Predicted 3D model of a 1510-nucleotide RNA (small-subunit ribosomal RNA) from Parcubacteria bacterium SG8_24.
Lineage of the source: Bacteria > Bacteria candidate phyla > Candidatus Parcubacteria.
The coordinates come from a structure-prediction model, not an experiment, and the mean pLDDT is 84.
The sequence was found in a public genome assembly.
């Protein structure tokens, strides 16, 4: 707040991102449907069913009645006549009365209504008020008055004809409520007079005068009915007309000649250009005329909180049409669905001469289509027509039938029923779920099916007796057996209730939206379960909602999409004071009307309920009437605060023209001079000995104006700078003299409008697109260098865009400040200026470092913040996901390039803002480390080891690949080992359990055969025992064993690495919408987020240190080995070091820098310890382990080969190249550690490897091991491939082993390769270090070890420093990265698909126009007149004929959009490696690049200035 009260009244979700806030699109949950689709389907009510081809229709119906309007015929009966027959009953014939029945015709009524349709129409067609003083109404009410006298036809019939047929002529007869004369005239019409009333064109009265009307039927008859005439009145019905209202398009901007209006005429119920004649030149449009597309309009009806929005099935009211088109007849109503004439197309009959037809009525049928029904029953009810009635007609209308098409109701049963049966699934194998669900037991019977009764609607007609229900033997009732007849769709990753297994491997496939599927898929598919809804469930389409996503209600524009490049300004919008007035809005009362139906309440009726029925209210609207005047408006006054004027003195690169000036650049001349000069990151083109460059004087051009220069000034924007002079626009102060709201914005319009292009015509000094050279480069159409044309300059004419930006449209009022500069006043002061304070008014700024940007306010944040992006009012201009695309057609405008306006297909699930944390930059600062740099010594260059690649192989098993793979799993590959490979065998197994059966023997263990062996055969041998059967053990089978078989991207546990780097988090507060920040930034210090100060932070954790081990010193205690040992060893324990002490420095602090003491000094040396994480890092082969796979094999045994191959490449290493060394002799010095299948003494063999041999040790004892070796001392070689080196290969041994041929180690003699210090490049290392030297030990029989862990001997050089490489840390800056720079990402080419534009044309729709013809048929004259005919005119269809507009095709050529890993560059995000974009203009495979102007939406350094504080 809405309503009188009360009740009722608005819901969000995924989805952009590493992660937020925002901004915007797309999507989903909800209702609705004349549906249709696809599973599925038990009754009943009650409503609905060609939404398309307004395409085409066979059949049958759908409007006829009236004999009480006629005159006829036909029939039946009675009477009476009459033929004829006669069995005399009768039975027939003709004619007549009479009754009753039918009905072609003629005449009334009626067919203009009912019923359908939605094609046409955007218009007084419709709705809603109103008008008709401008009108018409058959039938039906009411009133008033008459219904009188005659006449003459024409159907029917009857003849005759013509035609296939429809059908039609020509003669004759005849009747009437058919026609037609005359009389009367209430009344009504018109004249003429006259009176009243109205605003009027009119209406009513009164007097007089003229024409002007009729029909009869029924009844014996009266009486009465049904009619006829004329007139007035009502009722409904209808025609006109004026205001309001509702669609789309300005890529339709003008339109109209009957157009507008007038005068007179025709017409019509009637007004009116409705139609003629003539006059006049007019209407209409930006508030959208006129054109174009679309459409029937309302009651309503869907949805919505509503305000809307979308719709017009069914009902109900108007309108519209009838096969298209055009026309009138009759009528009271028609231009008439089932009427007539004419014309067109289509379809039938035809005898070819001619005729017939018109379902958009009810059925049905054909097509069409995703899709809509019985050729069905009655007129019993309601209703219509017709009759005086019965009664007819009625496909209106009541009902049945089909379609779960809709909405409403039932029902498939209920209750009990656990061992939680059996199947399904799943399973951690225990169970668990399906599930009280079933069986089973008891109960009940709607609803089906059988019987049996069996309606209401019935009101009426009637001869008074009676008769009338389609629906229907239905609805309903009762009865009767029996659980008996009766459950299905979607879903299940999120949204969105619902979950597991199995298959499947980006395939199959699923999807509305995000997105599922590359071997553990709750997302595909089966299954099982579970959710949901229920005779229904789902899907598609379409409306509305959600969507505040067109914002009235309820929305924006300064960076997401949005301010026009400015300014003037007509139309409109809006607009100051005060005062009278009006009453148009505007408020309020009241009466009319808003049709019913629908909606809402309340009540009632079908068993409920859909549904139906009564009342009530509502339909937000319009009109009259009364009444308020405060606000808006109008009028009519009044004021000065807006606004404009007028005076004054000042500012100013405002504009326009003209003069003048010097500085400097080129160029010429002329002197001085001599060889380079000029460019560059280096160069080279280039100039230049014909004298450059440089210098020095003259001259001459043209183009900018240096200092003054500031954030400064001016101008509406673009934009404006030497000096002066003319002419010239604005704005601002100050005085308060003049006008009196005169004002604001502003669609169309105008005008101006940086660079850059155009034309004509001048000029051209420098610069400088294009061009040419030079370089760079893979290429370089560039970036750089050397020339250089347009151009730039100037006058005139175009153009008309720019990042035209403050990415901020104007005005106006209102909301702390601070500072600068301008005018101007005022005070002090001054002889007067300066200068200082103070106000007022404009006009500017308020940014860096810091202490001062900031208060409320807004705002997604950024940031704005009296110059507001704040709080308001008024205009204007703009916006609606991105991409296509500011482009296409089409229109205007330009010489032209192009401006401006401004789409759509298609496509995508986003595109974007702004901030956050990371990371990254060929951005910045600090700092660190053997990073680099000083040094030492390697490697890369030879040989050989040993590992890898790649080759080979049967097989060379597998892993490990950049720093973090390669002497690496491997700390020992001959066989084993082993996972490969050839070949031979086993099949419950080389190994565990467990069950069942057998057996007490097979086996095992021996032999013997066959084999390479494994293993096969054969054969001997053959258990214990409480005798129940147990143990063990074999064999058969059965569960099951195995498996170096995949998957480290399923994992566990270990590792490596970044890094022994200083980080990484947390609690609580505080700051921010939030992601996050902040703590943890900063200053000093450190090795350290160490440690100190300091701070919205406080304080904790894990890291860092320490603690822990070991190595330096002392001392204590204890100790074995032959023995001694105060020392020495070895064990255990304790001190010691902590910047504790002096000094200096610093902030007095952390702390640093010398210093004493000391074995050791600022961490004393070494270890050990390794944060949150990173690398889908390694490892499935060490172990473990899910899930896949193999099961006479992928298990298991054997022999044997192979992992050891070799043209090669790299990786790690060892010897070396020699004189600081080699060789031979001699003489010292450790340490750590191992030894019982063992280490192995002495002695003796053998040149030795080693061999006999045995002592001794289970070790501080004995042994390896006398341990060492460089080292030292002596001799000896003297610079060479050597007395360096020691590969290779030869012979010939030894030692391990079952076995050294593939494929051991070792000795000994022979043998003597390559190598003479290594290109480019790289490694290590800061002190007991590095370099050199050996020694030991794990594994191990041996050993391919020159590796790897250790241990001791010798023991150096050098760090100036922090520009540089790499790695890292902290802090900041930018981004379009966040798979994070190995990242994103343009643009040409190639290749498909697809939709849209051009396009020589081609073909079609569609509306008009001109011009020819020209039916019916009106209209006019004429001729003649019951009829007819002629001329003119207008006229549908047709024809010619140029346009105009809309679509369809089209070769081609151009662009656009998507596509899988195509091609070339590398244009852009970081200073993106030339800052980038914006206009322009040239040029170039592309991206692009260059030239002018502009912009910051540009890092990154310096300078300038300003503000604050001293």
């Nucleotide at each position: 707040a809405c309503u009188u009260u009360c009740a009722c009244u608005g819901a969000g979700a995924g989805u952009u991102u590493g992660a937020u806030c925002c901004u915007g699109g797309c999507u989903c949950a909800g209702g609705a449907u004349g549906a249709a689709c696809g599973c599925u389907g038990g009754c009943g009510g009650c409503g609905u069913g060609u939404c398309u081809a307004a395409g085409g229709c066979a059949u049958g119906c759908a409007a006829g009645u009236c004999g009480u309007a006629c005159g006829g015929u036909c029939c039946u009966g009675u009477c009476g006549a009459u033929u004829g027959c006669u069995u005399c009953g009768g039975c027939u014939u003709u004619c007549g009365u009479c009754a009753g029945g039918a009905u072609a015709g003629u005449g009334g009524c009626a067919a203009a209504c009912g019923g359908g349709u939605g094609a046409g129409u955007a218009a007084c067609a419709c709705a809603u008020u109103g008008g008709c003083a401008a009108c018409c109404u058959a039938c039906c009410c009411c009133g008033a008055a008459g219904u009188u006298c005659g006449g003459g036809a024409c159907a029917a019939c009857c003849c005759g004809c013509c035609g296939a047929a429809a059908g039609g002529c020509g003669g004759g007869c005849u009747a009437a409520u058919a026609c037609c004369g005359g009389a009367u005239g209430u009344g009504g019409u018109c004249g003429c007079u006259u009176c009243g009333c109205g605003c009027a064109a009119g209406c009513g009265g009164a007097g007089c005068g003229a024409g002007u009307a009729a029909a009869g039927c029924c009844c014996a008859a009266a009486a009465g009915g049904c009619g006829c005439u004329u007139c007035g009145g009502g009722a409904g019905g209808g025609a006109c007309c004026u205001a309001u209202g509702g669609c789309u398009u300005a890529u339709c901007a003008g339109c109209u000649u009957g157009u507008u209006g007038g005068u007179g005429g025709g017409g019509u119920a009637a007004c009116g250009g409705c139609c003629c004649a003539c006059c006049a030149a007019g209407g209409c449009u930006a508030u959208g005329a006129c054109g174009a597309g679309u459409a029937g309009c309302g009651g309503g009806u869907g949805u919505g909180a509503g305000a809307g929005c979308a719709u017009g099935a069914c009902c109900c009211g108007c309108c519209u049409c009838a096969c298209u088109g055009g026309g009138a007849c009759u009528g009271a109503g028609a231009c008439a669905c089932u009427g007539c004439c004419c014309a067109g197309a289509c379809a039938c009959c035809u005898a070819c001469g001619g005729g017939u037809g018109g379902c958009u009525g009810c059925a049905g049928u054909c097509a069409a289509g995703a899709a809509u029904c019985u050729u069905c029953c009655a007129c019993a009810a309601u209703g219509g027509g017709g009759g005086a009635a019965a009664c007819c007609c009625u496909g209106a209308u009541g009902g049945a039938g089909c379609g779960a098409c809709g909405c409403c109701g039932c029902g498939u049963g209920c209750a009990g029923g656990a061992u939680g049966a059996a199947g399904g699934c799943c399973u951690u194998c225990g169970g668990g779920u399906u599930g009280u669900a079933a069986a089973c037991u008891g109960c009940u019977u709607u609803u089906a099916c059988a019987u049996g009764g069996g309606a209401c609607g019935a009101a009426g007609c009637u001869u008074c007796g009676g008769c009338u229900g389609a629906c229907g033997g239905u609805a309903c009732c009762a009865u009767g057996g029996g659980a008996a007849u009766a459950a299905g769709g979607g879903g299940u990753u999120g949204c969105u209730a619902a979950c597991u297994c199995u298959g499947u491997g980006c395939c199959a496939g699923c999807a509305g939206c995000a997105g599922c599927g590359g071997u553990a898929a709750u997302a595909c598919a089966g299954a099982g379960a579970c959710c949901u809804c229920u005779a229904g469930c789902g899907u598609u389409a379409u409306c509305c909602g959600g969507a505040u996503u067109u914002a009235u209600u309820g929305g924006g524009c300064g960076u997401a999409a949005a301010g026009g490049g400015u300014c003037c300004g007509c139309a409109g919008g809006c607009g100051g004071u005060c005062c009278g007035u009006u009453a148009a809005g505007u408020c309020u009362u009241u009466c009319g009307u808003u049709a019913a139906a629908u909606c809402u309440u309340c009540g009632g009726g079908c068993u409920c309920a859909a549904c139906c029925c009564g009342a009530a209210g509502g339909c937000u609207g319009c009109g009259g009437a009364g009444g308020a005047a405060a606000c808006u408006g109008g009028c009519g006054g009044u004021c000065u605060a807006g606004a404009g004027g007028a005076c004054g003195g000042g500012a100013g690169a405002g504009g326009c023209a003209a003069g003048c000036g010097g500085a400097a650049u080129u160029g010429c001349c002329g002197g001085u001079g001599u060889a380079g000069u000029a460019g560059u990151a280096a160069a080279a083109u280039g100039c230049g000995u014909u004298a450059a460059u440089a210098u020095c004087g003259g001259c001459a051009a043209g183009a900018a104006c240096a200092c003054c220069a500031a954030a400064g000034g001016c101008g509406a924007a673009g934009g404006c700078a030497g000096c002066u002079u003319g002419c010239u626009g604005g704005a601002a102060c100050g005085u308060a003299c003049c006008u009196g709201a005169c004002g604001c914005u502003c669609a169309g319009g105008g005008a101006c409008g940086a660079a850059a292009g155009c034309g004509u015509g001048g000029g051209g000094a420098g610069c400088g697109a294009a061009g040419c050279g030079g370089a760079u480069u893979a290429g370089a159409u560039a970036c750089c260098c050397g020339c250089g044309u347009a151009g730039u300059c100037c006058a005139c004419g175009c153009c008309c865009u720019a990042a035209a930006c403050g990415a901020u449209g104007g005005a106006u009022g209102c909301u702390g400040g601070a500072u600068a500069u301008u005018g101007g006043g005022a005070g002090u002061a001054u002889c007067g200026a300066c200068c200082c304070u103070c106000c007022c008014a404009g006009u500017g700024u308020c940014g860096c470092c810091g202490a001062a940007a900031a208060a409320a306010g807004c705002u997604a944040a950024c940031g704005c913040g009296u110059u507001a992006a704040g709080c308001a009012u008024c205009c204007c201009g703009c916006c609606u996901g991105g991409g296509g695309a500011g482009u296409a057609c089409g229109g205007c405008c330009g010489c032209a390039a192009g401006g401006c306006u401004a789409a759509a297909a298609c496509u995508c699930a986003a595109a974007g803002g702004a901030a956050u944390a990371g990371a990254c930059g060929g951005g910045g600062a600090c700092c660190c480390g053997c990073a680099c740099a000083a040094g030492c010594g390697g490697u890369g260059g030879a040989a050989c080891a040993u590992g890898u690649g790649g080759u080979u192989u049967a097989a060379u098993u597998c892993g490990a690949c950049g720093a973090u793979a390669a002497g690496c799993g491997a700390g020992g590959a001959a066989c084993c080992u082993c996972a490969c490979c050839a070949a031979g065998g086993c099949u419950u197994g080389a190994c565990a359990u467990g069950c069942a059966g057998c057996u007490g023997c097979a086996a095992a263990u021996c032999c013997c055969g066959g084999g390479a062996a494994a293993c096969c055969g054969g054969g001997a041998c053959u258990c214990c025992u409480u005798c129940g059967a147990g143990g063990g053990u074999g064999c058969u089978g059965c569960a099951c064993a195995g498996g170096u078989g995949c998957u480290g991207c399923a994992u566990g546990g270990u590792u490596g690495u970044c890094g022994u780097c200083a980080g990484c988090u947390c609690g609580u507060g505080c700051c921010g919408u939030g992601a996050g920040g902040u703590g943890u930034a900063c200053c000093c210090u450190u090795a350290a987020g160490u440690g100190g100060g300091g701070u919205a932070a406080c304080g904790a954790g894990c890291g860092c240190a320490a603690c822990c081990c070991u190595c330096g010193u002392g001392c204590c205690g204890u100790g074995u080995u032959a023995a001694u040992a105060u020392u020495c060893c070895a064990c255990g324990g304790c001190a010691g070091a902590c910047u504790g002490c002096c000094u200096c420095g610093g902030a007095u602090a952390a702390c640093g820098g010398g210093g004493a003491g000391g074995a050791a000094g600022g961490u004393g040396g070494g270890g050990a310890u390794g944060a949150c994480g990173u690398c889908a890092a390694a490892u499935c082969a060490g172990c473990a382990u899910g899930g896949c796979c193999c099961u006479u094999a992928c298990g298991c045994c054997u022999u044997g080969g192979g992992c050891u191959a070799c043209a090669c490449a790299c990786a790690u290493g060892u010897u070396a190249c020699a004189a600081u060394g080699g060789g031979c002799g001699g003489u010292a010095c450790a340490a750590u550690g191992g030894g019982c299948a063992g280490c192995c003494a002495a002695g003796c063999c053998g040149c030795a490897a080693g061999g006999c041999g045995g002592a001794g040790c289970u070790a501080a004892u004995c042994c390896c091991a006398c341990c060492a070796a460089a080292a030292c001392c002596g001799c000896u070689c003297u610079c060479a491939g050597u007395u360096c080196g020691g590969a290779u290969u030869g012979a010939g041994g030894u030692c391990u082993g079952c076995a050294a041929u593939u494929c051991g180690a070792c000795c000994u003699c022979a043998u003597g390769a390559a190598g003479c210090u290594g290109g480019a490049a790289u490694c290590g290392c800061u002190a007991g270090u590095a370099a050199a030297c050996g020694c030991g030990c794990a594994u191990c029989a041996g050993c391919c070890a020159c590796g790897g862990c250790g241990c001791g001997u010798u023991g150096a050089a050098u760090a100036c420093g922090u520009u540089c490489u790499c790695g890292g840390g902290u802090c900041u800056u930018g981004u379009a990265c966040u798979c994070a720079c190995c990242g994103c990402c343009c643009g040409u080419c190639a290749c498909g698909u697809c939709a849209a534009g051009a396009g020589a044309g081609u073909c079609g729709g569609u509306a008009a126009c001109g011009c020819c013809c020209g039916a019916a048929g009106g209209u006019a004259c004429g001729u003649g007149a019951u009829c007819a005919c002629g001329u003119a005119u207008c006229g549908a269809a047709g024809g010619c004929g140029g346009g105009a507009u809309c679509g369809a095709u089209g070769a081609u050529a151009g662009g656009g959009a998507c596509g899988a890993a195509g091609u070339c560059g590398u244009a852009a995000c970081a200073a993106g490696g030339c800052a980038u974009c914006c206009g322009u203009a040239g040029c170039g495979g592309a991206a692009g690049c260059u030239g002018u102007g502009g912009a910051u939406g540009g890092a990154u350094c310096a300078c300038c200035u300003c503000c604050u504080u001293u």